RNAcentral holds the full RNA, with entries from ENA. This is a predicted structure of a 531-nucleotide part of an RNA (small-subunit ribosomal RNA, 5' domain) from an uncultured prokaryote. The prediction has a mean pLDDT of 85.
[in-house]
Context: one part of a larger RNA
């Protein structure tokens, strides 16, 4: 000097910021990743309308009842997307990590770009219904369907593969709108859009190899058998003992291999003139992990915190046959410790997932609540006031301090308090027009403009204003010398005090107590552990 502190004795407001450093211990409870009906067959559930009954009776509406998904929605299936982001955690990992810089033998959803294509079939299956096991969890088995789910054919001058002869592999339909022509009246056909196959390059993510650096111990000196290297062959998205046959004896190591205990790395941090030396919270980047330990499936990506399997501890249901669970996500419990908050409020912004959009979801995130944990700011009032009041304290008994402090007068109200209006984060989106591209088209769609409308958690915001009163607001350490600050009175090597030196055995400026003072101040010591 500085701290994610912590403790003691105080405590007004604000604004930014910060809050489990111990037990990667165990978790009750709510929530944290869903969304598309413009993929699909549906109709369980709400809406409201249409029919047909049925009662009222103001004879055209109130009730109830039933019917058809025909509509607006929509639970549950079935598909696609997204649940590899985002959010914890630091256990392990001295190097499969991190960090600068080199390179390749590689993939890359959704985005942009360019080029093509988007024919013509066919067979299930959930959901439902039905019978049925099981305490449950979750099943079985017969019937029915449908897709942007699944499978063949056709086609391929890009793409793969090749012995260069040739072989190989695709796709799916939705929505809006509408003139002529056709219609089995359902369309078909155009068109605009949204996707769907294949491919060029690009962007971004990812992978791999590689060179320098990246703590301690020699009271750890030798390790190593797929080890080191060749050929082949597998295998991966790629190289490569990554695997495997075979064949060859190599490869590391005092430039410290190997083994042993610590540790997540950077950017920063903190401190220091600087060199360094200490660290790695909060904000970023990059890594590992997700009860413990192994796997792998699916995918563009996981070997996948809120997926599936196995084994294991713990725990919890159980009809005892069998199941179910994973807060190192938000809050919140217990426990452990010196010690660390609320089972808040909203998706209004930003910024993610879905979706044509409207919206929906979103303990990311915004924003409240709590802690003086820290830095910043404000105030606890000004100004006059000498009878130098009284009262304390000391005295040489005269005085002196305390001290313009106080009291009195005169004044202001910041903060807090009550009060009244009262910004800004708001663009979106929604509708009505205008225009321009697209188009057979004035239609639909989209761009870009005008007009009205319209969406705030915080929020009793903020800053601004009005009322009233000095009115509510100081403390803690320290005073021998380092060090800024001194006197009585008590005690007598006691009691005590201490960072170091050292005080204290009867005049103690060192202890305790009173006065005064010094220095900090909503803080003041203290301890800790760094420079």
């Nucleotide at each position: 000097a500085g701290u994610g502190a912590a403790c003691g004795c105080u405590g007004g407001c604000g604004g930014c910021a910060g809050g489990c450093c111990u037990a990667a211990c165990a978790c009750a409870u709510g929530c944290a990743a869903g969304u598309c009906g413009a993929g699909c067959g549906g109709c369980a559930g709400c809406g409201g309308g249409a029919a047909a009954g049925u009662a009222g009776c103001u004879u055209g509406c109130u009730a109830c009842u039933u019917u058809a998904g025909g509509c607006g929605u929509c639970g549950a299936g079935c598909g696609g997307c997204g649940g590899a982001c985002g959010g914890g955690u630091g256990a392990g990992u001295a190097a499969u990590g991190c960090u600068u810089g080199g390179g390749u033998a590689u993939c890359u959803g959704c985005c942009c770009u360019g080029u093509u294509g988007u024919g013509g079939g066919g067979g299930a299956u959930a959901a439902c219904a039905g019978u049925u096991g099981g305490a449950a969890a979750c099943g079985a088995c017969u019937g029915c369907u449908a897709a942007u789910a699944c499978c063949g054919c056709a086609u391929a001058u890009a793409c793969c593969c090749u012995a260069c002869g040739g072989g190989g592999a695709a796709a799916a339909g939705g929505a809006g709108g509408g003139g002529a022509c056709c219609u089995u009246c359902g369309g078909g056909c155009c068109u605009u859009u949204c996707g769907c196959g294949a491919u060029u390059g690009g962007a971004u993510g990812a992978a791999c190899c590689u060179a320098g650096g990246u703590g301690g111990g020699a009271u750890u000196a030798g390790c190593u058998a797929g080890u080191u290297g060749g050929u082949g062959a597998g295998g991966u998205a790629a190289u490569g003992g990554c695997u495997c046959a075979c064949c060859a004896a190599g490869g590391c190591g005092a430039c410290g291999a190997u083994c042993c205990g610590u540790a997540g790395c950077u950017g920063g941090u903190c401190u220091g003139a600087g060199a360094g030396g200490a660290u790695g919270a909060c904000c970023a980047g990059c890594c590992a992990c997700a009860c413990u330990g192994g796997a792998a499936c699916u995918g563009a990506g996981a070997c996948a915190c809120g997926g599936u399997c196995c084994a294991g501890a713990c725990u919890c249901c159980u009809a005892c046959g069998g199941g179910a669970g994973g807060c190192a996500g938000c809050a919140g419990u217990g426990g452990g410790g010196a010690a660390u908050a609320u089972u808040g409020c909203a998706c209004a912004a930003u910024g993610g997932g879905g979706g044509a959009a409207a919206c929906c979801c979103u303990g990311a995130u915004g924003c409240a609540g709590c802690c003086a944990u820290g830095c910043c700011g404000c105030g606890u009032g000004u100004g006059u006031g000498a009878a130098g009041a009284a009262g304390g304290c000391u005295c040489u008994a005269g005085g002196g301090u305390u001290g313009u402090a106080a009291a009195g007068c005169a004044c202001u109200u910041u903060c807090a308090g009550c009060g009244a209006g009262g910004a800004a984060a708001a663009a979106a989106g929604g509708u009505u027009g205008g225009u321009a591209g697209u188009u057979a088209a004035u239609a639909a769609c989209u761009g870009c403009u005008a007009g009205c409308u319209g969406u705030g958690a915080c929020g009793u915001u903020a800053a601004c204003u009005g009322c009233a009163g000095a009115a509510g607001a100081a403390g803690g350490a320290c005073c021998g010398g380092c060090u800024a600050a001194c006197u009585c009175c008590g005690u007598g090597c006691c009691a005590g005090c201490a960072g170091c030196c050292g005080c204290g055995g009867u005049a103690a400026u060192a202890c305790g107590g009173a006065g005064g003072g010094u220095g900090c101040a909503a803080g003041c010591g203290u301890u800790a552990a760094u420079c």